Small-subunit ribosomal RNA from a marine metagenome, 1468 nucleotides, folded computationally. The coordinates come from a structure-prediction model, not an experiment, and the mean pLDDT is 86. Its Rfam family is "Bacterial small subunit ribosomal RNA". The sequence is in RNAcentral, with records from SILVA.

RNA sequence: AGAGUUUGAUCAUGGCUCAGAACGUACGCUGGCGGCACGCCUAACACAUGCAAGUCGAACGAAGUAGCAAUACUUAGUGGCGAACGGGUGAGUAUAAUGUGGGUAUCUGCCCUUUGGUCUGGAAUAACACGGGGAAACUUGUGCUAAUACUAGAUAAGCCUUUACAGGGAAAGCUUUAGCGCCAAUGGAUGAGCUCACACUUGAUUAACUAGUUGGUAGGGUAAUGGCCUACCAAGGUUGCGAUCAAUAGCUGAUCUGAGAGGAUGAUCAGCCACAUUGGGACUGAGACACGGCCCAGACUCCUACGGGAGGCAGCAGUGGGGAAUCUUGCACAAUGGGGGAAACCCUGAUGCAGCGAUGCCGCGUGAGUGAAGAAGGCCUUUGGGUUGUAAAGCUCUUUCGUCGGGGAAGAAAAUGACUGUACCCGAAUAAGAAGGUCCGGCUAACUUCGUGCCAGCAGCCGCGGUAAUACGAAGGGACCUAGCGUAGUUCGGAAUUACUGGGCUUAAAGAGCUCGUAGGUGGUUAAGAAAGUUGGUGGUGAAAGCCCAAGGCUUAACCUUGGAACUGCCACCAAAACUUUUUGACUAGAGUAUGAUAGAGGUAAGUGGAAUUUCUAGUGUAGAGGUGAAAUUCGUAGAUAUUAGAAAGAACACCGAUUGCGAAGGCAACUUUCUGGAUCAUUACUGACACUGAGGAGCGAAAGCAUGGGUAGCGAAGAGGAUUAGAUACCCUCGUAGUCCAUGCCGUAAACGAUGUGUGCUAGACGUUGGAAAUUUAUUUUUCAGUGUCGCAGCAAAAGCGUUAAGCACACCGCCUGGGGAGUACGACCGCAAGGUUAAAACUCAAAUGAAUUGACGGGGACCCGCACAAGCAGUGGAGCAUGUGGUUUAAUUCGAAGAUACGCGCAGAACCUUACCAACACUUGACAUGUUCGUCGCGAACUCAAGAGAUUGAGUUCUUCAUUUAGUUGGACGAAACACAGGUGCUGCAUGGCUGUCGUCAGCUCGUGUCGUGAGAUGUUGGGUUAAGUCCCGCAACGAGCGCAACCCCUAUCAUUAGUUGCCAGCACGUUAUGGUGGGCACUUUAAUGAGACUGCCGGUGAUAAACCGGAGGAAGGUGGGGACGACGUCAAGUCAUCAUGGCCCUUAUGGGCUGGGCUACACACGUGCUACAAUGGCUAAUACAAUGGGCCGCCAACCCGCGAGGGGGAGCUAAUCCAACAAAAUUAGUCUCAGUCCGGAUCGAAGUCUGCAACUCGACUUCGUGAAGUCGGAAUCGCUAGUAAUCGCAUAUCAGCAAUGGUGCGGUGAAUACGUUCCCGGGUCUUGUACACACCGCCCGUCACACCAUGGAAGUUGGUUGUACCAGAAGUAGAUAGUCUAACCUUAGGGAGGGCAUUUACCACGGUGUGGUCAAUGACUAGGGUGAAGUCGUAACAAGGUAGCCGUACGGGAACGUGCGGCUG
Repeated sequence: AGAGUUUGAUCAUGGCUCAGAACGUACGCUGGCGGCACGCCUAACACAUGCAAGUCGAACGAAGUAGCAAUACUUAGUGGCGAACGGGUGAGUAUAAUGUGGGUAUCUGCCCUUUGGUCUGGAAUAACACGGGGAAACUUGUGCUAAUACUAGAUAAGCCUUUACAGGGAAAGCUUUAGCGCCAAUGGAUGAGCUCACACUUGAUUAACUAGUUGGUAGGGUAAUGGCCUACCAAGGUUGCGAUCAAUAGCUGAUCUGAGAGGAUGAUCAGCCACAUUGGGACUGAGACACGGCCCAGACUCCUACGGGAGGCAGCAGUGGGGAAUCUUGCACAAUGGGGGAAACCCUGAUGCAGCGAUGCCGCGUGAGUGAAGAAGGCCUUUGGGUUGUAAAGCUCUUUCGUCGGGGAAGAAAAUGACUGUACCCGAAUAAGAAGGUCCGGCUAACUUCGUGCCAGCAGCCGCGGUAAUACGAAGGGACCUAGCGUAGUUCGGAAUUACUGGGCUUAAAGAGCUCGUAGGUGGUUAAGAAAGUUGGUGGUGAAAGCCCAAGGCUUAACCUUGGAACUGCCACCAAAACUUUUUGACUAGAGUAUGAUAGAGGUAAGUGGAAUUUCUAGUGUAGAGGUGAAAUUCGUAGAUAUUAGAAAGAACACCGAUUGCGAAGGCAACUUUCUGGAUCAUUACUGACACUGAGGAGCGAAAGCAUGGGUAGCGAAGAGGAUUAGAUACCCUCGUAGUCCAUGCCGUAAACGAUGUGUGCUAGACGUUGGAAAUUUAUUUUUCAGUGUCGCAGCAAAAGCGUUAAGCACACCGCCUGGGGAGUACGACCGCAAGGUUAAAACUCAAAUGAAUUGACGGGGACCCGCACAAGCAGUGGAGCAUGUGGUUUAAUUCGAAGAUACGCGCAGAACCUUACCAACACUUGACAUGUUCGUCGCGAACUCAAGAGAUUGAGUUCUUCAUUUAGUUGGACGAAACACAGGUGCUGCAUGGCUGUCGUCAGCUCGUGUCGUGAGAUGUUGGGUUAAGUCCCGCAACGAGCGCAACCCCUAUCAUUAGUUGCCAGCACGUUAUGGUGGGCACUUUAAUGAGACUGCCGGUGAUAAACCGGAGGAAGGUGGGGACGACGUCAAGUCAUCAUGGCCCUUAUGGGCUGGGCUACACACGUGCUACAAUGGCUAAUACAAUGGGCCGCCAACCCGCGAGGGGGAGCUAAUCCAACAAAAUUAGUCUCAGUCCGGAUCGAAGUCUGCAACUCGACUUCGUGAAGUCGGAAUCGCUAGUAAUCGCAUAUCAGCAAUGGUGCGGUGAAUACGUUCCCGGGUCUUGUACACACCGCCCGUCACACCAUGGAAGUUGGUUGUACCAGAAGUAGAUAGUCUAACCUUAGGGAGGGCAUUUACCACGGUGUGGUCAAUGACUAGGGUGAAGUCGUAACAAGGUAGCCGUACGGGAACGUGCGGCUG
């Protein structure tokens, strides 16, 4: 410090997630030792048991014990001090707390300082004794007694009160001494009380609250101020700087995190506060309204003799319960501290220690060295090896920790040690007792094998898993951390993702529809003063601990000790005066006023006008009109439409008109007038900061809509009808109601948009335009002010773009945003007549949603171009019969593959057996085939015969032939046998692959290097203007070049030349034949096959840009690529093929291998593709006659001749081929016949007889002859091929092959057309451009209803509970007041009584409780509403392209649904 994730890729925006640190933790697996810390976060739930506050006999009497006694000791009680500390908890509390800093109207036991005093009396009472009551707790009567208990009087230096004259008030003794006490006061220290300022969580869907309330006076009360309380008077007080209300919460030092600023937290330790079963109350006291005190009320628990009583662990242990979860009913007062005491001493669950817990931090260990045969085993493997791995074993060494034995501190100042035989030291034995957890797809360090097969499972995010998973599970190996490691949760960080430091708002979320204006914020120039902010200094405070630095102590560290720094804060004082502020004075540049001009659809009210439309009246006139893509509904012979004249009505204002003008926005358009707002320019004069913005607030605010009353020509939601359509609740048409118009009042919203808040200043220009002004050289001039547009520099921006009219550079103020959906929705509140508006969530759900730009693809977008793409033609297919392939069906099997174009006469250039992969039966198992090891034999092989069998196979026999090498052993080879490694597989996966192939497409494209542009994806080049078959070429150009494609180079063909001349040829010469290049001879011609020439827009003219090129012409065998072929760019289709071959993985191994016989691949209600033959006269038949080329031939082609009607048979010459053979080409031509018919067309089918091949033609061959003679008379919708030697038509050859299904395939030649105006349309393709919500790329994406399942939420008659307000009832205990009802020791007394007091009664206040009525929160609720998520459901197709009716916004109506339509608006 960043990373992953939206996209095909990019940049941006933006969320989600991860890596870090931490924890009072919990859970899973594992676990050796020690030190230091920490350990109920939940039920402030309930608690058994023990302990946690006592002590003093030197205050007092008494009793008891011991003693002969003196005396000593013990203790229940009276009395004193303490128990208000220490310890626990965090319920309550949002301020009466806390923190920081001030203030004072106060108190303060014990302690310290100082001063003075401590005199004289009195009356009781507990204990105790004797009785009573009670189960108990306890209580009561009578009698005796003491004190430092109670009390009267005296005194009063200080002291207190007061009208300041005067008055008031004290004490306690103990003791031999010393001393300790007591009373009154003074000062201090400590502690406490009260009070002020500032700080201190969230919510406005809490906006108003308050009657003792705010203040005053008087009194009461308190230690003390004060409405703290009472009476009276006044009407105040708090609040937008957030009162009140609600929710939550102890606060702080600090802790965690962070670079910091901040954010979160408030365990342990420390300070403060509050509480002690719940609520209330006071008493005592220096101090409490009191955790281990009292009284009352409530709930709960316990005891009881039923009459009454007792209790309070949020002290330490411990128990139950709750919970994911948190310890021992330990030891000791030895230390530190506390209480009492004169002290000894006693008490102390404070504390010191120990125990339990890896809960955390820190330290140590589980060995060290050597050790390659790189052991065995495991795992992987290309089978060679690699790895685990110096790891182990082995050898040498050490003993920390632990174990055993011995010694043994400090903590303690005289004594006193719980810890503890502890820390530590010494010795002994043995590598001995001591390693796991998680992870290994990316982020993120670490990879292989097996298993599984969208299953099981994983997952923090992205995402893995559908048969080759580095992502699941296991193993091997590796990585990280280590007595721990992971997981879960929480906090901060990363997150600049709430932005003070440090963000944004044209289009991503975000500028309020606009204006006025209150509070608030901000504010021109200058002088002087003040000193609030500001700056500097000084002082106080900021507890300790913690953090930081240094030093020191435990073996080190954690930990501890000491010192320093820091605590950024608050308060007070001093000083400064630049800036802000403030006071006073001045100024004119901001702002405003006056004056003079100017432009304008600015507003308002009244009046006026013409054109058009519709209706009505009348005339002319006749059959249509209207409307549409085409129609129909509709109007019209009762006279429409058209046309002429007149009348009426309402609404809107053509031309001018514009990129214009005006207005704050909405908005404003005929003309005239009334009233009126604002703006601009110019000139001087005046005021003197009067300014800007603006939360709340107020006003204005299109259209639609609402209310009342008018009005209603046209248009026109709804509605009706007609069309369209699968449907059409739409688009189109005909009608048509609200409405649109006016007046008045509501509504308050729009894509109310420049998607851009208002104001001010600054920062190049150019060109238009509106309204003023000025100058001159009077012009198409220049300057200037105010508007309104286009382009553009700097700059900005994610980019698009903005750019003096900013989205630039700054300032001031306001508004708004913080992932998508849920949702601008629910609830609440306010507004509204309603419709609805404003304000405005959450649960839940997703990992995205979004902006701009890029490359493609697509469009029922545009432009250009090409192609037998259409058109123009020719011949077909689709109908018939047959052939062939496919589907389907059938079957034991009908083997398998190919599937739009790009499968279907395809793999198959030959299925009777074989092929053959399929089926049935039979038989084989190292195998039909390969290599290796061992043993045996010397072979083998060929031919024939016999027997069994369906055959494979088995047995017997005969004949021929008798292996090579070496001196030899041997070696090689062949065969046989046995066992094992292995063979074998047309078994699966073409979606694991290689190779090969199809297709787009022989379309003209596809790219690269360098440079340049862009943040980038990318662009440029390759676009543009021409041209071409072509990215072909030329020109231009931030490009310049290059590559793969195009073209050319290659082959065939068309012309010529040269060379050569057999098997080819024969012009001339000669010979010969019935005839023939048959022969001599020749190679001239044809031809053969080699080398060359030729064609290049080369020449001429025109067009063009003087280019490229095109058009025409000449010459030429051929002319613009002459005609064909081979040749197929980057890539697409997970295209095809594991059955050509090869190959990974998986599967079978007496079978999924191998052999053989028979069958099947040839089936047949049917459907499709490709062909052949036809339907006839451009023809059929008969006869005659002519002209090819390519290829083939020895397991072959086969001549002559003979036989057969023929297929063919016999025969045998020639030919290993320019020699011989198949081999006669056919259509054509000539002649004859048939005469339009199911025929002299057509030939299927069937019968009979044959031929050939072959072991074998039954299933299942071809051919021949004779007979038979089906459908078919030119083919519906639809559809294919072809542009010239082409289509059409005619035959020939050949591969495969024993034969043949061939009508197929591949070639060859013969005859030989028609048509193309042209590119509107269909299909395909190319280039440019445009839109896009597509990128699996339109066979895309995607919206809503309905149906089903699940989830959370809203409403709801109500029901239940909590909390709170208010009115009233009630009134325990207690305090205060009142009262002769009653009782009464101290004092007084005139002896009667009084003063004072107790009890009782009562009044006031008040807790619990009760009744009524409200608010608020939560839970639940039949039913119901929308939302979200779900596998491949239903209906449509609304949006994205002009999305097929452009879309969207507001509003209204309508409709199964998306939606449709009306009105106004926007361009996104």